[in-house]
Molecule: Fluoride riboswitch aptamer (crcB RNA motif)
Organism: Verrucomicrobiia bacterium
RNA sequence: UUGUGGCAAGGCAAUGGAGUUUGCCUCCCCGUGAUCCGGGGAAACCGCCUUGUGGCUGAUGACUCCUACCGAGCA
Numbered sequence: 001u002u003g004u005g006g007c008a009a010g011g012c013a014a015u016g017g018a019g020u021u022u023g024c025c026u027c028c029c030c031g032u033g034a035u036c037c038g039g040g041g042a043a044a045c046c047g048c049c050u051u052g053u054g055g056c057u058g059a060u061g062a063c064u065c066c067u068a069c070c071g072a073g074c075a
Base pairs, nucleotide, nucleotide: 009026010025011024012023013022016066017065018064019063020062021061027041028040029039030038031037047056048055049054
C1' cells in the first nucleotide's frame, strides 16, 4: 500500500414517530497537523399488474405500541 475477515458505530429497507429484531450499504473530500467533532458528496433505498388503455395493496422488511387516514357497528 492492497485484499479479505471480525468487532464497534452510522445510514437505508414505496406515506409519520418510538422500541426490538432481520437484511443491505459503509467509501471520498474539506475544516486540519489530529483519534474525536462538524459540513458536503457517494453507496444501500425510491411498490405491484398490463402490449397499451388502465388497475391495485400498504403508515411495519418483520413484531409491538402511538399518531393520521379509511370502512363498519353501538351509545